[in-house]
Predicted 3D model of a 73-nucleotide RNA (transfer RNA) from an uncultured beta proteobacterium.
The coordinates come from a structure-prediction model, not an experiment, and the mean pLDDT is 82.
Rfam family: tRNA. Rfam classes the family as a transfer RNA.
């Protein structure tokens, strides 16, 4: 240089063939407990890497760029 995959909540990831974003853990509040832990209940949290395009509508399709990984020369 060429090819492929990835980038979504603090972390690990789902959401894939367009219809207005989720889980687990973590955090916060509460119950229980002598206290802590565990367990249970509730709850906060996202300009979906950046920009542009297509569309009534984009995390999802297209293009460019950035970063990470793998293969190849």
């Nucleotide at each position: 240089g060429g090819g492929c995959g990835g980038u979504u909540a603090g972390c690990u990831c789902a959401g894939c063939c367009g219809g207005u974003a989720g889980a687990g853990c973590a955090g916060c509040g509460g119950a229980c407990u002598u206290u802590u832990a565990a367990u249970c209940c509730g709850u906060u949290g996202g300009u979906c890497g950046a920009g542009a395009g297509u569309u009534c509508g984009a995390a999802u399709c297209u293009c460019u760029c950035a970063c990470c990984g793998c293969c190849u020369a």